[in-house]
The RNA shown here (transfer RNA) has 72 nucleotides and comes from bacterium HR14. Its mean pLDDT, the model's own confidence on a scale to 100, is 84. The sequence is in RNAcentral, with records from Rfam.

RNA sequence: GCGCGGUUAGCUCAGUGGUAGAGCACUUCCUUGACGUGGAAGGGGUCGGAGGUUCAAGUCCUCCACCGCGCA
Numbered sequence: 001g002c003g004c005g006g007u008u009a010g011c012u013c014a015g016u017g018g019u020a021g022a023g024c025a026c027u028u029c030c031u032u033g034a035c036g037u038g039g040a041a042g043g044g045g046u047c048g049g050a051g052g053u054u055c056a057a058g059u060c061c062u063c064c065a066c067c068g069c070g071c072a
Base pairs, nucleotide, nucleotide: 001071002070003069004068005067006066007065010024011023012022013021018055026042027041028040029039030038048064049063050062051061052060
């Protein structure tokens, strides 16, 4: 330099163009002498950045950044 994959909650990851989710973690409450386990409820996201397509974009297109793999 070229090709491919990835970037979504604190972490690991889902997500058919039509209201952004799960598990773990966190907070509160119940349970306990206390901690843990268990149970209930709750908070937390400018979906890596910019532009484009569309009535509507996490999702499609272009460029950029970063990470990984391959080729040279």